This is a predicted structure of an 83-nucleotide RNA (c-di-GMP-I-GGC riboswitch aptamer) from Paenibacillus naphthalenovorans. The coordinates come from a structure-prediction model, not an experiment, and the mean pLDDT is 88. The source organism's lineage runs through Bacteria, Bacillati, Caryophanales, Paenibacillaceae and Paenibacillus.
RNA sequence: AUUGAUAAAGGCAUACUUAUCGAAAGAUAAGGACGCAAAGCCACGGGUCUAAGGCAUAAGCUAUGACAGCCGGGUUGCCAAUG
Numbered sequence: 001a002u003u004g005a006u007a008a009a010g011g012c013a014u015a016c017u018u019a020u021c022g023a024a025a026g027a028u029a030a031g032g033a034c035g036c037a038a039a040g041c042c043a044c045g046g047g048u049c050u051a052a053g054g055c056a057u058a059a060g061c062u063a064u065g066a067c068a069g070c071c072g073g074g075u076u077g078c079c080a081a082u083g
Base pairs, nucleotide, nucleotide: 001082002081003080004079011036012035016031017030018029019028020027021026034069040075041074042073044072045071046070047067048066049065053062054061055060
């Protein structure tokens, strides 16, 4: 530097359950493992979810809220193989 084995030290943890926070989406902690080679971090582009507040007579619309385990991008790093 490139690559990621049916490999691997070490690591993360889906659904679901409980508690707390939140209007919700969702988050945090514990349990739990569907999976993950960045499933570490960053809402920058696209996308998705929510709609408290605002607008609306209402239906509804709207992110300033959220998702990094949807895709891309940025950034940092472990192990191994090859050069």